[in-house]
This is a predicted structure of a 474-nucleotide part of an RNA (small-subunit ribosomal RNA, 3' major domain) from a metagenome.
Context: one part of a larger RNA
RNA sequence: UGACGGGGGCCCGCACAAGCAGUGGAGUAUGUGGUUUAAUUCGAAGCAACGCGAAGAAUCUUACCAGGUCUUGACAUCCCUUGACGAUAAUAGAGAUAUUAUUUUCUUUCGGGACAAGGAGACAGGUGGUGCAUGGUUGUCGUCAGCUCGUGUCGUGAGAUGUUGGGUUAAGUCCCGCAACGAGCGCAACCCUUAUUGUUAGUUGCCAGCAAGUGAAGUUGGGCACUCUAGCGAGACUGCCGGCGAUAAGUCGGAGGAAGGUGGGGACGACGUCAAAUCAUCAUGCCCCUUAUGACCUGGGCUACACACGUACUACAAUGGCCGUUACAGAGGGCAGCGAAACCGCGAGGUGGAGCAAAUCCCCAAAGGCGGCCCCAGUUCGGAUUGCAGGCUGAAACUCGCCUGCAUGAAGUCGGAAUUGCUAGUAAUGGUAGGUCAGCAUACUACCGUGAAUACGUUCCCGGGCCUUGUACA
Numbered sequence: 001u002g003a004c005g006g007g008g009g010c011c012c013g014c015a016c017a018a019g020c021a022g023u024g025g026a027g028u029a030u031g032u033g034g035u036u037u038a039a040u041u042c043g044a045a046g047c048a049a050c051g052c053g054a055a056g057a058a059u060c061u062u063a064c065c066a067g068g069u070c071u072u073g074a075c076a077u078c079c080c081u082u083g084a085c086g087a088u089a090a091u092a093g094a095g096a097u098a099u100u101a102u103u104u105u106c107u108u109u110c111g112g113g114a115c116a117a118g119g120a121g122a123c124a125g126g127u128g129g130u131g132c133a134u135g136g137u138u139g140u141c142g143u144c145a146g147c148u149c150g151u152g153u154c155g156u157g158a159g160a161u162g163u164u165g166g167g168u169u170a171a172g173u174c175c176c177g178c179a180a181c182g183a184g185c186g187c188a189a190c191c192c193u194u195a196u197u198g199u200u201a202g203u204u205g206c207c208a209g210c211a212a213g214u215g216a217a218g219u220u221g222g223g224c225a226c227u228c229u230a231g232c233g234a235g236a237c238u239g240c241c242g243g244c245g246a247u248a249a250g251u252c253g254g255a256g257g258a259a260g261g262u263g264g265g266g267a268c269g270a271c272g273u274c275a276a277a278u279c280a281u282c283a284u285g286c287c288c289c290u291u292a293u294g295a296c297c298u299g300g301g302c303u304a305c306a307c308a309c310g311u312a313c314u315a316c317a318a319u320g321g322c323c324g325u326u327a328c329a330g331a332g333g334g335c336a337g338c339g340a341a342a343c344c345g346c347g348a349g350g351u352g353g354a355g356c357a358a359a360u361c362c363c364c365a366a367a368g369g370c371g372g373c374c375c376c377a378g379u380u381c382g383g384a385u386u387g388c389a390g391g392c393u394g395a396a397a398c399u400c401g402c403c404u405g406c407a408u409g410a411a412g413u414c415g416g417a418a419u420u421g422c423u424a425g426u427a428a429u430g431g432u433a434g435g436u437c438a439g440c441a442u443a444c445u446a447c448c449g450u451g452a453a454u455a456c457g458u459u460c461c462c463g464g465g466c467c468u469u470g471u472a473c474a
Stems, first nucleotide, its partner, number of pairs: 001474002003471003007468007015458002019422005026314008034305002042053002064300007073123001077122002079119005086103007105114003125289002128287003134283002136278003139274001141272001146185006152161003165176003191266004196234007205224003210221003237260001240254005316415001320374007332363003337356002342351003381412001386407007428450007
């Protein structure tokens, strides 16, 4: 100087407390461990691995296994020779591939070039190893308020000072003081979005007044007032008033205001820590393989299942379930696409094809409201499992997809010890969309609807910051 202490002081955080909803019990989905296997490819490992890489394993993907094949190679450059390669068809084969038949080059300054085949070797290739050789990227402490430097001063020196102290703040934020005076990286602000408003613009959006029109309808003429859209502005700054305070910084209350003290949310992550993660995104040193650890193909596997754990979904019901009827979003996506009306089907879906490269057309709500049934039961709760019959995608749903109908109707009556999230348009709850994608979502990422309870407080648990103290630790 640090680190540590079941030392002290001050302070903060959904850290506790106060509340709400959960997890841990059940069934299923999914990831992991273990076991099994020819293979169940590899990585991730307390927090910070485990619905993680994977924004989607039937083939492909695919890296794994078995079998069948190739050896200048599936891919690149150079040299020589040749003119084909390809397409179609047939045969053999699981296919890769091989053989046969038909057809078949382009360009040129005539050297050659493009493309392809054959050959020799230089070489290619490796998701092989090492993340403890590395770059790049990322997680974490932590959006915590810290981390440093120049000059000066003090100390023999390591170092100290500044950065400590009195207040204050979300903040090393600001004020005052001070052997310090300044500065840098962080904080904040500048950026995006949301909340109010003015103005400009008015189609594909809107419809107040006027007219036409309808079973209904901005449907039509017309208009741009309103809503809205999207550019440019305004607006919030402790600016104003009062109390407290050192006359300071600030804090408490009030006014006005759409908004009040960082208005809400996001992006943004200091010096560093964990030899943290990644050689399988990519790049790369070294090592290793080179008729194989490279390459192609078929089939299988990644989907196994005495079990254990994590994360979710669905429930155990009456604030509910079922039937009928009736409203109200936002944000997205759409041409190998979204697909309306109409018709067929109990339904999944099919036929159909209008319109739309979209403020124009399409995808397009549910919880909620109203009426009825159920009457507390393993039930009109719950839907697992299984049988049958179908639909869709796709060469192909056996291993191994999703959906529908009929039948079947398991566990489950609120969950031990323990443990998680959340402070407001939040939790809880309801649906919607998107990416991935031929098909496949209880996951992920967004969106809107309905919409709470509680916070006395900082003694305690956990994590962190500052000062101080002890130390046989570095």

Rfam family: Bacterial small subunit ribosomal RNA. Its family is annotated with structural constituent of ribosome and ribosome in the Gene Ontology. Model confidence (mean pLDDT): 83 of 100. The full RNA is in RNAcentral, with records from SILVA.